A computed fold for a 73-nucleotide RNA from an Oscillospiraceae bacterium, annotated as transfer RNA. The source organism's lineage runs through Bacteria, Bacillati, Clostridia, Eubacteriales and Oscillospiraceae. Its mean pLDDT, the model's own confidence on a scale to 100, is 81.
[in-house]
RNA sequence: GCUGUUAUAGCUCAGUAGGUAGAGCGCAUCCUUGGUAAGGAUGAGGUCGGCGGUUCAAAUCCGCCUAACAGCU
Numbered sequence: 001g002c003u004g005u006u007a008u009a010g011c012u013c014a015g016u017a018g019g020u021a022g023a024g025c026g027c028a029u030c031c032u033u034g035g036u037a038a039g040g041a042u043g044a045g046g047u048c049g050g051c052g053g054u055u056c057a058a059a060u061c062c063g064c065c066u067a068a069c070a071g072c073u
Stems, first nucleotide, its partner, number of pairs: 001072007010025004019056001027043005049065005
């Protein structure tokens, strides 16, 4: 220098013929108990790495950039 993969909640990860985003763990409140642990209910938490483009509509399609990893030279 070139190519490929990955980037989504605090963490680990789902989510493609495009239709305003989910799970587990963790966290908060409550229930249960004499008190813990376990269990149960409810809830908070993410403008989907950044900037543009296409579209009525983009996490998803296209371009560029950034970061990590891998390969080639």